[in-house]
RNA sequence: GGGCGGUUAGCUCAGCCGGUUAGAGCGCUACCCUCACAUGGUAGAGGUCACAGGUUCGAGCCCUGUACCGCCCA
Numbered sequence: 001g002g003g004c005g006g007u008u009a010g011c012u013c014a015g016c017c018g019g020u021u022a023g024a025g026c027g028c029u030a031c032c033c034u035c036a037c038a039u040g041g042u043a044g045a046g047g048u049c050a051c052a053g054g055u056u057c058g059a060g061c062c063c064u065g066u067a068c069c070g071c072c073c074a
Stems, first nucleotide, its partner, number of pairs: 001073007010026004019057001028044005050066005
């Protein structure tokens, strides 16, 4: 330098061939339970969907560029 894949919550990941409110588990916070801790229960907070632009009535999803990570080729 070229090719392929990936980037969504603090972490690990889903997201259905573009549609209404963006989700799960773990973690975190408060309360209940307990002498206390753990376990368990209830409720809650937390996201510019890597960044920029484009297509579209509408984009996490399609297109282009950039950045970063992984694999392969040179």
Notes
The RNA shown here (transfer RNA) has 74 nucleotides and comes from a Candidatus Omnitrophota bacterium. Model confidence (mean pLDDT): 80 of 100. It was read from a public genome assembly. It matches the Rfam family "tRNA". Gene Ontology term of the family: triplet codon-amino acid adaptor activity.